[in-house]
A computed fold for a 334-nucleotide part of an RNA from a Thermoprotei archaeon, annotated as large-subunit ribosomal RNA, domain IV. Its Rfam family is "Archaeal large subunit ribosomal RNA". The prediction has a mean pLDDT of 88. It was read from a public genome assembly. Lineage of the source: Archaea > Thermoproteati > Thermoproteota > Thermoprotei.

Context: one part of a larger RNA
RNA sequence: CCCGGGCCAGGGAACUCGGCAAAUUGGCCCCGUACGUUCGCAAGAAGGGGUGCCUGCGGUUCUGGGGCCACCCCUGGGGCCGCAGGUCGCAGUGACUAGGGGGACCUGACUGUUUAACAAAAACAUAGCUCCCCGCAAGCCCGAAAGGGUGUGUACGGGGGGUGAGCCCUGGCCACUGGCGGUCCGUGAAACCGGGGUACAACCCGGCGAAGCGCCGCUGAAGGCCGGGAGUAACUCUGACUCUCGAGUUUAAGGUAGCCAAAUGCCUUGCCGGGUAAGUUCCGGCGCGCAUGAACGGGUUAACGAGGUCCCCACUGUCCCGGCCCGGGGCCCC
Numbered sequence: 001c002c003c004g005g006g007c008c009a010g011g012g013a014a015c016u017c018g019g020c021a022a023a024u025u026g027g028c029c030c031c032g033u034a035c036g037u038u039c040g041c042a043a044g045a046a047g048g049g050g051u052g053c054c055u056g057c058g059g060u061u062c063u064g065g066g067g068c069c070a071c072c073c074c075u076g077g078g079g080c081c082g083c084a085g086g087u088c089g090c091a092g093u094g095a096c097u098a099g100g101g102g103g104a105c106c107u108g109a110c111u112g113u114u115u116a117a118c119a120a121a122a123a124c125a126u127a128g129c130u131c132c133c134c135g136c137a138a139g140c141c142c143g144a145a146a147g148g149g150u151g152u153g154u155a156c157g158g159g160g161g162g163u164g165a166g167c168c169c170u171g172g173c174c175a176c177u178g179g180c181g182g183u184c185c186g187u188g189a190a191a192c193c194g195g196g197g198u199a200c201a202a203c204c205c206g207g208c209g210a211a212g213c214g215c216c217g218c219u220g221a222a223g224g225c226c227g228g229g230a231g232u233a234a235c236u237c238u239g240a241c242u243c244u245c246g247a248g249u250u251u252a253a254g255g256u257a258g259c260c261a262a263a264u265g266c267c268u269u270g271c272c273g274g275g276u277a278a279g280u281u282c283c284g285g286c287g288c289g290c291a292u293g294a295a296c297g298g299g300u301u302a303a304c305g306a307g308g309u310c311c312c313c314a315c316u317g318u319c320c321c322g323g324c325c326c327g328g329g330g331c332c333c334c
Stems, first nucleotide, its partner, number of pairs: 001329008010320002014318001019315001027051005036041001038165001052087016088092001100313007107305002112124002128163007139150004166300004171226003176223002178219005185214003192207005227245005258292001259289001270286005
């Protein structure tokens, strides 16, 4: 010096990316427990007290023996619960065993699942919600096919996509892309018919005309999209109101309710408030938001989490700042 372990004055997170690690707490009995809440929970909330041994007494229960014994009484042994007095130590769950706690926010509802061997998570799944296909010789899947699976099932079923408990909700746009439907008309291959051509054919022209496409509709919990510039109110500021631009490949409609410097805000350590003596983080507000926004779901939410962030109490060798001790290794000698 390394590994493992024990102790420490005073201070108590000043350490550090971060209380990482360690310490604190700890079992059982009793008292007592807030906000919130989906009334289940939150709860072991928090916070207190007790705990050994001896003696006496009470209760309860099991059991042996005896009595004029269903009750009851006498006598003996054991378990459990309790009260009181006493007694020893620094210490009584005396060793081992054995939660630190609280207040907020983000995120995912939850229990689950996952990168066997660097990631356990806010990722996946999940009940619930919703859309699409399918009436069964179906739909979907495997297979040139035969055949097979779903299924010896039948729409309260099966298959596929999305979202992701609950609660409050889910706005506008069908121009584009897709899906579904319609169809006078246009386009539309071969076959077929007519004509040309060929001693036969090939080939050529015309007619007919399916799907598809064009065309006409519908469709967003389909892929998606949801503006810019000016002016304006009798202080100022602001702008309910008004005007204007479609142009750049095309332009249908211009972001509702909500929510936010958010896991989303460039500028940015935004501005105001809170907490600190001091706070790029954190919490509450504000919002023309570089570039929030509604099942690529929006908002909220009790409970839950080896998830992320901030604060407080307790506690500590993390630190001020180091010291000592024990075991093993390293190192030295043989």